RNA sequence: UGCAUGAAAAGGCAAACCCGUUUGAAAGAACGGAGACGCAAAGCUUCCGGUCUAAGGAAAAAAUCUAUGACAGCGGGGCCGCCAAU
Numbered sequence: 001u002g003c004a005u006g007a008a009a010a011g012g013c014a015a016a017c018c019c020g021u022u023u024g025a026a027a028g029a030a031c032g033g034a035g036a037c038g039c040a041a042a043g044c045u046u047c048c049g050g051u052c053u054a055a056g057g058a059a060a061a062a063a064u065c066u067a068u069g070a071c072a073g074c075g076g077g078g079c080c081g082c083c084a085a086u
Stems, first nucleotide, its partner, number of pairs: 004086001006083001012039002018033006037073001043079003047076003050071003056066003
């Protein structure tokens, strides 16, 4: 240095619930507080599958359908990367 691996230590992130402010049609999101379920990529990316929502659109209307909205902490792929026993 490369590959496999995730022992240890340092450091990092932070789900749910709750509070405040803001935003969105909704799903949800952002920031702050509190919290600690978890994570070796829980860093970045919607390329593929999946899931949620349905403003607008389709439908005479209703049921219903539909992503151009959302989820990267649902899985896969891509990009980048800290520490390190063996």
The RNA shown here (c-di-GMP-I riboswitch aptamer) has 86 nucleotides and comes from Methylovorus mays. NCBI's taxonomy places the organism under Bacteria, Pseudomonadota, Nitrosomonadales, Methylophilaceae, Methylovorus. Rfam family: c-di-GMP-I riboswitch aptamer. Rfam's curators write: GEMM was predicted in a large-scale screen for bacterial structured RNA regulatory elements. Gene Ontology term of the family: cyclic-di-GMP binding. The coordinates come from a structure-prediction model, not an experiment, and the mean pLDDT is 85. Of the family's consensus pairs, 100% are formed in the model.